Notes: Predicted 3D model of a 107-nucleotide RNA (SAM riboswitch aptamer (S box leader)) from a Bacteroidia bacterium. Rfam family: SAM riboswitch aptamer (S box leader). Rfam describes the family as follows. The SAM riboswitch is found upstream of a number of genes which code for proteins involved in methionine or cysteine biosynthesis in Gram-positive bacteria. Its family is annotated with regulation of gene expression in the Gene Ontology. Of the family's consensus pairs, 94% are formed in the model. Model confidence (mean pLDDT): 79 of 100.
[in-house]
Order: sequence, then C1' cells, then structure tokens
RNA sequence: UUGUUAUCAAGAAAGGCCGAGGGAUUAGAACCGAUGAAGCCUUGGCAACCCUUUUCUAAAAGUAGGUGCUACAUUCUACCUUUGAACCUUUCAAGGAUAGAUAACCC
Repeated sequence: UUGUUAUCAAGAAAGGCCGAGGGAUUAGAACCGAUGAAGCCUUGGCAACCCUUUUCUAAAAGUAGGUGCUACAUUCUACCUUUGAACCUUUCAAGGAUAGAUAACCC
C1' cells in the first nucleotide's frame, strides 16, 4: 500500500515564518483568502479511536501517553431499475452506493 471494522450534519484559538491561492481527484456552483490563503513551527483547545479506571457484555468516567482534528455537513451537486411528495417527466426530500478522511487490527 492492499484488506477488515467503526465513525464522519456536534465540538475546538492565538502567535511567528512565508507570500497566493484553498476546502482528495474531474466538472459545475457558491464560499474563504493581502483585514494574509495553503504550508511549516510554537503554545492552547476539541474529541474520545488506541489507552487508563469502573462495570460486566454493553455502557460510563478520565485525558498522563499514541494519534487525529481545530471556516462552511466529507462546503454542495454530479452514481442509484430505491422510497415518498409534487407534477407533464422533470423537481424536491429521504435513503443507499462509490470515493475520501481518521483510528484500530491483520499482513
């Protein structure tokens, strides 16, 4: 890397460096950005996957450590011989899938 499992509409700030783009790819849309983007460093914070404790089969508490995260739902949509409601065959909503991100495990 691949694979398996779980979660992804909640939450969480500043300082310094740097200097123009940015939120995975492609397309579109809107949004953010010189009142400083993305990235790097430092300190905080959030969360509770590993972890610790209680409990005993499914939960609770904790945050020393290992990660992760710290604009907008994974920013939204684009895939569906699915469902429902409108209605003149398209639109909206819900659901599902693919993909992505994170953690743990296997290898």